[in-house]
The RNA shown here (transfer RNA) has 71 nucleotides and comes from Bigelowiella natans. It matches the Rfam family "tRNA". By type it is a transfer RNA. The sequence is in RNAcentral, with records from ENA.
RNA sequence: GGUCUCGUAGUUUAGUGGUAAAACGCGCGCCUGAUAAGCGCAAGAGGACAGUUCAAUUCUGUUCGGGACCA
Numbered sequence: 001g002g003u004c005u006c007g008u009a010g011u012u013u014a015g016u017g018g019u020a021a022a023a024c025g026c027g028c029g030c031c032u033g034a035u036a037a038g039c040g041c042a043a044g045a046g047g048a049c050a051g052u053u054c055a056a057u058u059c060u061g062u063u064c065g066g067g068a069c070c071a
Stems, first nucleotide, its partner, number of pairs: 001070007010024004018054001027041004047063005
């Protein structure tokens, strides 16, 4: 320098055009003499900027960051 791939909640992963799901964790409550366990509730996210579209996490381009391969 080139090619490919990944970027989603605090962490680990889903979903791939119709408005984001779960587990663990955090917070509050219930339970207990107390703690743990258990139960319930709530908050919390698509790397960035453009384009296409009625509608973009999803498709396209550029860019940023991580990784692999080639030179």